[in-house]
Predicted 3D model of a 76-nucleotide RNA (transfer RNA) from a Solirubrobacterales bacterium. The organism belongs to Solirubrobacterales, within Bacteria.
RNA sequence: GCACCAGUGCCUUAAUCGGUGAAAGGGCCGGCCUUAAAAGCCGGAGAUCCGGGUUCGAGCCCCGGCUGGUGCACCA
Numbered sequence: 001g002c003a004c005c006a007g008u009g010c011c012u013u014a015a016u017c018g019g020u021g022a023a024a025g026g027g028c029c030g031g032c033c034u035u036a037a038a039a040g041c042c043g044g045a046g047a048u049c050c051g052g053g054u055u056c057g058a059g060c061c062c063c064g065g066c067u068g069g070u071g072c073a074c075c076a
Base pairs, nucleotide, nucleotide: 001072002071003070004069005068006067007066010026011025012024013023019056028044029043030042031041032040049065050064051063052062053061
């Protein structure tokens, strides 16, 4: 340099053929419980990598970019 794959809360993953308020677990915060804590129960905050396009409607499709991974090439 070329090709392919993947980017969703702090972390790990879902989301059907493009269609309801983007869901679950861990973690975090608060409450209950306890002398206090742990465990448990209840509640809460928190995300679609960036910019365009298509569409009535995009996490999903298309284009460009960025990041990471894999393979190939280059390496006088």

Description
Model confidence (mean pLDDT): 81 of 100. Its Rfam family is "tRNA". The family's RNA type in Rfam is transfer RNA. The sequence was found in a public genome assembly.